[in-house]
Context: one part of a larger RNA
Molecule: large-subunit ribosomal RNA, domain VI
Organism: uncultured Nitrospina sp.
RNA sequence: CGUAAGGUGUUUGAUGGAAGAGGUCCUUUAGUACGAGAGGAACGAGGGCUUGGGGCCACUAGUUUACCAGUUGUCUGACAAGGCAAUGCUGGGUAGCCACGCCCUGAUGGAUAAGAGCUGAAAGCAUCUAAGCUCGAAGCCACCCCAAAGACGAAACACCUCAGAACGCUCGUAAAAGACGAGAUGAUAGACUGCGGAUGUAAGCACGAAGCUUCGGCGACGUGUUCAGUCCAGCAGCACUAAUGUUCGAG
Repeated sequence: CGUAAGGUGUUUGAUGGAAGAGGUCCUUUAGUACGAGAGGAACGAGGGCUUGGGGCCACUAGUUUACCAGUUGUCUGACAAGGCAAUGCUGGGUAGCCACGCCCUGAUGGAUAAGAGCUGAAAGCAUCUAAGCUCGAAGCCACCCCAAAGACGAAACACCUCAGAACGCUCGUAAAAGACGAGAUGAUAGACUGCGGAUGUAAGCACGAAGCUUCGGCGACGUGUUCAGUCCAGCAGCACUAAUGUUCGAG
């Protein structure tokens, strides 16, 4: 832009795509069929493991330059708090993402291929074929899942008639850009409070203390205050802050 008014919501499904799966073992069938014996199946049914595929993060594990703690050198006069040194190095580590973790990976029908047949003439026989008919594959088509009316054959149904829509804005479990979803008097994001969680007991003060001392004091470190202090991507509560605005829109 079209779908000859505009808009909202829900569908149909022409068509396209995805999926289907592979291997192996065990039980049963069955010590059966078969075979003189020795030996020894299969169709079917049930189950385990595994490869491949799809999805997920409750568990386990990894990552985690969010975060917390320890610590070396040096600098900010000292403490405290910090900068730099590959995140300085080291020990942990939530959310998220993930595999080494967890879940799933179907049955049936239809038409057939090669092939197997029935009936059966041409050709008094024979013949699966010429008419007709029955079977027959992980393949084809349905069932299941996804997309789907630019399907120009442009579909259908319901509702509305100043309703709505777009850009921009606050954002997201959505995302390469678009798109999609939540929101703008409302819990969208931030702040704050609480819960949950990470780290592991802050600073200051008090007490103790190896040792040093110029005898005045200094003092690593330990204990208490203190499951502290600091922090969070999670979950709630709460309008305090920011969601300002612009444009289009129908016979």